[in-house]
RNA sequence: ACGGACACCUGGGGGAGCCCCUGCAAUGGGGCUGAGAGGCGGCGCAGCCGCGACCCCUGGAACCUGAUCCGGUUAGGACCGGCGAAGGGAGCGGUGCCAGCUG
Numbered sequence: 001a002c003g004g005a006c007a008c009c010u011g012g013g014g015g016a017g018c019c020c021c022u023g024c025a026a027u028g029g030g031g032c033u034g035a036g037a038g039g040c041g042g043c044g045c046a047g048c049c050g051c052g053a054c055c056c057c058u059g060g061a062a063c064c065u066g067a068u069c070c071g072g073u074u075a076g077g078a079c080c081g082g083c084g085a086a087g088g089g090a091g092c093g094g095u096g097c098c099a100g101c102u103g
Stems, first nucleotide, its partner, number of pairs: 001102001004098001006096004010091001011057004017032005039051005063088003069082004
């Protein structure tokens, strides 16, 4: 000097499910899983906007589509397997530090 892991900074992407109750309608109340399942503020307030927390950023399974998918499991989701390394998907950003390899 180079490639790598980690931390931080900055910028960007993303989701918010399931069961029960009230209700025309849930981001209301209780419970479950999960990193996260609506924390804070505003408003004309069952929605919208902004901010935050959390996860992810190309070596990308964060997340979306197929999908109101298929099998197992469960109260149901979550979960496991398939679909499937299928199609999409946001920086090859900066700084610091560490160890290894190579020159």
The RNA shown here (TPP riboswitch aptamer (THI element)) has 103 nucleotides and comes from Siccirubricoccus deserti. Its Rfam family is "TPP riboswitch aptamer (THI element)". Its family is annotated with thiamine pyrophosphate binding in the Gene Ontology. The coordinates come from a structure-prediction model, not an experiment, and the mean pLDDT is 78. The source organism's lineage runs through Bacteria, Pseudomonadati, Acetobacterales, Roseomonadaceae and Siccirubricoccus. Of the family's consensus pairs, 100% are formed in the model.